[in-house]
Context: one part of a larger RNA
RNA sequence: UCCGGCGAGUUACGCUGGCUGGCAAGGUUAAUUACUUAAGGUAAGGAGCCGAAGGGAAACCAAGUCUUAAUAGGGCGCAGAGUCAGUCAGAGUAGACCCGAAACCGGGUGAUCUAUCCAUGUCCAGGUUGAAGUUGCCGUAAAAGGCAAUGGAGGACCGAACACACAUCCGUUGAAAAGGGUGGUGAUGAGGUGUGGAUAGGGGAGAAAUUCCAAUCGAACCCGGAGAUAGCUGGUUCUCCUCGAAAUAGCUUUAGGGCUAGCCUCGAUAGAGUCUUGCGGAGGUAGAGCACUGAAUUUCCUAGGGGGCGUCAAAGCUUACCGAAGAAUAUCAAACUCCGAAUGCCGUACAGAUGCUUAUCGGGAGUCAGACUACACGAGAUAAGUUGGGUAGUCAAAAGGGAAAGAGCCCAGACCACCGGCUAAGGUCCCAAAGUGUGUGUUAAGUGGAAAAGGAUGUGGGAUUUCGAAGACAACUAGGAUGUUGGCUCAGAAGCAGCCAUACAUUAAAAGAGUGCGUAAUAGCUCACUAGUCGAGAGGUCCUGCGCCGAAAAUGUCCGGGGCUAAAACACAACACCGAAGCCGUGGAAUGCACGAAUGUGCAUUGGUAGAGGAGCAUUCUUAAAGCGACGAAGCAGUACCGUAAGGAGCUGUGGAGCGUUAAGAAGAGAGAAUGCCGGA
Repeated sequence: UCCGGCGAGUUACGCUGGCUGGCAAGGUUAAUUACUUAAGGUAAGGAGCCGAAGGGAAACCAAGUCUUAAUAGGGCGCAGAGUCAGUCAGAGUAGACCCGAAACCGGGUGAUCUAUCCAUGUCCAGGUUGAAGUUGCCGUAAAAGGCAAUGGAGGACCGAACACACAUCCGUUGAAAAGGGUGGUGAUGAGGUGUGGAUAGGGGAGAAAUUCCAAUCGAACCCGGAGAUAGCUGGUUCUCCUCGAAAUAGCUUUAGGGCUAGCCUCGAUAGAGUCUUGCGGAGGUAGAGCACUGAAUUUCCUAGGGGGCGUCAAAGCUUACCGAAGAAUAUCAAACUCCGAAUGCCGUACAGAUGCUUAUCGGGAGUCAGACUACACGAGAUAAGUUGGGUAGUCAAAAGGGAAAGAGCCCAGACCACCGGCUAAGGUCCCAAAGUGUGUGUUAAGUGGAAAAGGAUGUGGGAUUUCGAAGACAACUAGGAUGUUGGCUCAGAAGCAGCCAUACAUUAAAAGAGUGCGUAAUAGCUCACUAGUCGAGAGGUCCUGCGCCGAAAAUGUCCGGGGCUAAAACACAACACCGAAGCCGUGGAAUGCACGAAUGUGCAUUGGUAGAGGAGCAUUCUUAAAGCGACGAAGCAGUACCGUAAGGAGCUGUGGAGCGUUAAGAAGAGAGAAUGCCGGA
């Protein structure tokens, strides 16, 4: 991992509600007893319980009563339906759907492991060092002291046994639930070790680490209380049909739990409900505005303040300073409003549409983590697949088609069948169903098929303006002069460093006191301007379509790929086709409503999680009836049959003795999941 078996809403009691049945102003027995054909038995038993009367705290009164001074008012009552069983559902009390803690308490068992202690034994190769003391000699007055020998001390030294466990390698489903290799430390000591004994669980022991107390230790182990408790996790077993949620509010030692309401379902009752239109309302949002409250800009005016003058002081004068209020100008606001929509909301009707959508009562729930998208907002950074509410949609609980692939986007809501048809979104060159379609343009960038500020004689369209057959624009030829080197400045400044003038003048077809390059300054080249050649458009500005650059990232290139350029790109237009579980057609099924005596007919409906309601299938046993079976029961294996499903037959083989069917009843009544349990592979 797989296979087989086992494996989870049960039972008792009283209660609430529904259904069925009995009796009914009544209903009913309990214990117990008797009988009996022994069975959901029969009879006796009325003790008790519920109901038939309530009100009041009570006394008490009573179809009334209480409150009260009240005969008023008001509260609760009265105008007859209950009760006993069965059954289903629900909550309650019990383990209460099943499995699951860590823990707590009680009583016991453990010191054969290990910790410490007690008693009694035992062990420590070999080598080294050489303390005290002693003896002798020297030495001293005597000592002290010195030397030599002797001696054999030490938590002494080296190092086996033994003990330990510092380093490293191996081992890590090991040879081993702590080991092996190579080194290491102690090795006469606070040493090692044998045997016997002592200390016990909030207790012991501890050279002290929350360390050890039998591979278990921040409180051992075993049994019991015990099915502790678990607002937590997991699991919870056959089928079909009808309807179908919520992820919100309030409260909560509450926030992943509850309770009530909201939303769902079933039953009964009532006769409403919703939308549109018309009409009538309330309102202060969007917008706008500045009349208020504030913010904010410039100017004027000016109270006041600052500065200067005024000899100290003052008056006074003054000001390129600041400036309340006021005036003009131009702005801003969720917590500003002189104004003010569209929607939405409320009401109404001799209106229209819809057709159970609504309300009340009663039974049963589930839900209280929501997600994204669009729109108007708050928070955030006008960040987030962020966060918070609001409105709508989808998902959740929705399959199908499209978006290459995709919960929440676009289209569209799947009862079943069909080798029928039409469409939606989206598409129609090939992958790949359908146009290599039509018409008119655009784009040249593979733009299409990612991006900004900004930049550019890309190119199409439009508007406007200037010049132009009295010849424009471009090109070529020629001229482009003179006063003058304007004046100033300056080393120089001559059109061209700089300043001033430049609407100076002359000759002229034209030529600036000069548009650039250039020189140290001149020179030189060039332009403006003019003529000629040429012969028809040329230049500027603005708006706009499509493009270009800007453009650097990590597996492989931003079309899904191939590939595409008078497109297979983009824009506009008209047409054709494809395309879904949509719609239609044909056949079938079910549900609801209406009609109908009924077979039925008509209309509508039939996605679905939590959940409510309904109808069934199968298993085991019991009762009854009628049956089957050695001419072969159950079981097992195979199989092309039947039923809308759970399922049910037939036949064949195997097997070798019991078993269906029908009508009821009762449940140890359905497995794929629980890191399920047991067995097997």